[in-house]
Molecule: RNase P RNA; transfer RNA
Organism: bacterium
């Protein structure tokens, strides 16, 4: 020199004038101080926080899914294993069970979990021909070829055999077992058995987790309109009801308890029924106004321990809180001021969108000098 | 700001526990039919199922991540 790899950083800076939101002071004139982001975005996840529900428990339903750390928690994050991808540096990975059970595998292909389309055989069997060897055909034995699919009952060589086939033997691949290393995931051995189709981002088992709702959650204050409860009540109506009168013995009357109905007016002969009008107490959602509201699993520097995530200690800071929503405009200088995009209860991750500009590595691989 | 659903031809809809060369209706286009146009009748044409990945032998169907869109939640009527 070129092409990459890893792991990290800024998102215009100063100065001037005008203006906005928010806190302080305030002599009410104003003066200070402060004011977006790496994603404020999507609203995929985990959590504080509030309410509502809730004896445990378990069933559904939803999530999660190699191991070990990590964290308040998490589908994060770190660190390893195992696949895959690169020549490497290194990436990247939704990666439990298909040996518990169902489903499904369209076309094509004989055949999709089991078969004989070509095919390959003459060792049996049977028929026909020939004197006879032997030759057709059917039966039957085969699953090596061929041909179909993504996928055809392990691979490939040797024995073997009528032909053939783990039928047998060596190596090889998967799956089971012991051993030995490692916390493990799994990694090296050795054994006899075994050879099982894919597919669980199809239903399903397994093992863990898992109440619902979202700052429009909710909390104070104070008045209410609409609803809702109850009364506006004196009476009717009903009872195998209780006491007591009267009785022509059938039954009536009052009281009394218990239930029910329950103002008014208007349509209508009347009742049911309809429409319209109330008063009085009590509850009472939402709104508005005030809190929640920004000191918080913050932030920054150093130092411990750890490979790392993250951890623990010591010092320092205080860093937008609005409710029609504030953070902007002209100007000058820096070569040019361009990027995605703008907070709305915080908070940790995720994941998408980004013009331009760096930095760092005892990193990698061509090539060419030395 | 919170949650929820949609997304297939010019329109309005079907298919979406995987198996298609993706259908129907209106609608256009052409031909028949009629003096002519409108019904009729016959045929053709229009689609990469909103976009990228993924899993599978296969995807409009299932996953994941954007885009666009519509609706519910704020009092009474």
């Nucleotide at each position: 020199u070129g092409a990459g790899g890893g792991c990290g950083c800024c998102a215009g800076a100063c100065g001037a004038u005008c203006g906005c939101g928010g806190g302080c002071a305030u002599u009410c004139g104003u003066g200070c101080c402060u004011g977006a982001g790496g994603a404020a975005a999507g609203u995929c996840c985990g959590a504080g926080c509030a309410c509502c529900a809730u004896a445990g428990g378990g069933c559904a339903g939803g999530g999660u899914g190699c191991c070990g750390g990590u964290u308040a928690a998490c589908u994060g994050c770190c660190g390893g294993u195992g696949g895959a991808g690169g020549c490497g540096a290194c990436u990247u990975u939704a990666a439990g069970g298909a040996a518990a059970g169902u489903g499904c595998a369209a076309c094509a292909g004989a055949g999709a979990u089991a078969u004989a389309c070509c095919g390959c055989g003459a060792a049996c069997c049977c028929u026909u021909c020939u004197c006879a060897c032997g030759a057709a055909g059917g039966g039957c034995g085969c699953a090596a070829g061929g041909g179909u699919g993504g996928a055809a009952a392990g691979g490939c060589g040797a024995g073997g055999u009528a032909a053939g086939a783990g039928c047998u033997c060596a190596c090889c691949c998967g799956c089971g077992g012991c051993c030995u290393g490692g916390c493990g995931a799994c990694u090296g051995g050795c054994c006899c058995g075994c050879g099982c189709u894919g597919u669980a981002a199809a239903c399903c088992c397994c093992a863990c987790c898992u109440g619902g709702u979202g700052c429009a959650a909710g909390a104070u204050u104070g008045a209410u309109a609409g609803g809702g409860a109850g009364g506006c009540a004196a009476g009717g109506g009903c009872g195998c009801g209780a006491a007591c009168c009267c009785u022509u013995c059938g039954g009536g009357g009052u009281u009394c308890c218990g239930u029910u109905c329950g103002g008014c007016g208007g349509c209508g002969g009347c009742c049911c029924g309809u429409c319209g009008c109330g008063c009085c107490u009590c509850c009472g959602g939402g709104u508005a106004a005030u809190c929640g509201c920004u000191u918080g699993a913050g932030c920054c520097u150093g130092c411990u321990g750890g490979c790392a995530a993250c951890u623990g200690c010591a010092g320092g800071c205080c860093c937008a809180g609005a409710c029609a929503g504030a953070u902007g405009a002209u100007c000058g200088u820096c070569c040019a001021a361009u990027a995605c995009a703008g907070a709305a209860c915080u908070c940790g991750g995720c994941u998408u969108a980004c013009a331009g500009a760096c930095g760092u590595c005892a990193c990698u691989c061509a090539c060419a000098u030395u | 700001g919170u949650c929820u659903c949609c997304g297939u031809a010019g329109c309005u809809c079907a298919g979406c526990a995987g198996g298609a060369u993706a259908g129907a209706g209106c609608g256009u286009u052409c031909g028949c039919c009629u003096c002519c146009u409108a019904a009729g009748c016959g045929a053709a044409a229009g689609g990469c199922c909103g976009g990228c990945a993924g899993u599978u032998c296969g995807a409009a169907u299932c996953u994941g991540c954007c885009c666009g869109g519509a609706g519910a939640c704020g009092c009474c009527a």